[in-house]
RNA sequence: AAAUAUUUUUGGCAAAGCAGGGGAAAUCCUGUGGCGCAAAACUAAAGGGCCUUUAAAAUGGCAGCCAGUUGCAGAU
Numbered sequence: 001a002a003a004u005a006u007u008u009u010u011g012g013c014a015a016a017g018c019a020g021g022g023g024a025a026a027u028c029c030u031g032u033g034g035c036g037c038a039a040a041a042c043u044a045a046a047g048g049g050c051c052u053u054u055a056a057a058a059u060g061g062c063a064g065c066c067a068g069u070u071g072c073a074g075a076u
């Protein structure tokens, strides 16, 4: 100096539910809430997958499904 494991602090994000609003729906936004997360940060035609709508599809959604890119303090 690097990798891995364990652990701690500060900060961050925010599932279900509830209230209000947008939308045809999936679902999204705001507030509340606090299940969880070291990537639960970013990326959604031109990786896969899933959901909705449809006669069939998506130029509609999901990144808290996999994936890709970037990235975090101290101690042992």
Base pairs, nucleotide, nucleotide: 005076006075007074008073012037013036017032018031019030020029021028022027035064041069042068043067047066048065049062050061051060